Molecule: transfer RNA
Organism: bacterium
Parts: sequence; structure tokens; C1' cells
RNA sequence: GUCCCCAUCGUCCAGCGGUUAGGAUACGGCCCUUUCACGGCUGCGACAGGGGUUCGAAUCCCCUUGGGGACG
Repeated sequence: GUCCCCAUCGUCCAGCGGUUAGGAUACGGCCCUUUCACGGCUGCGACAGGGGUUCGAAUCCCCUUGGGGACG
């Protein structure tokens, strides 16, 4: 330099163009327990950035940024 893949709650992982963006775990609150742990209920918390297509984009297209890989 060329090409390919990836980027979603703190972490890990889902998400046929129309979902309330979901689950596990972590964390907070309540219940249980003499207390802790376990367990139950509940809350908090995310689409890398910009532009485009579309009635509608996390999802499709382009560019940028970051990470990984192949070739030279």
C1' cells in the first nucleotide's frame, strides 16, 4: 500500500428495515436470614463518529476513527 472481518449497557452475548433495543453477569434498593452468603422481586445502564438511501436504519451504502487478520 491492497483486501477481508469486527465495533450494541461496566463486562460477555442476542437483535429478518417497523422491537418498549433484549438476556446473562456486575452494581443499587427491597424481601428472606440473628448477620453474611444463597435465593426471590425490582431498578440503573448501550447502538464508535459523520453523511446518504428509505415513509421508517443498530440493521443497507459511503467516508473517518479504533481493533484484528491475509498478501506484498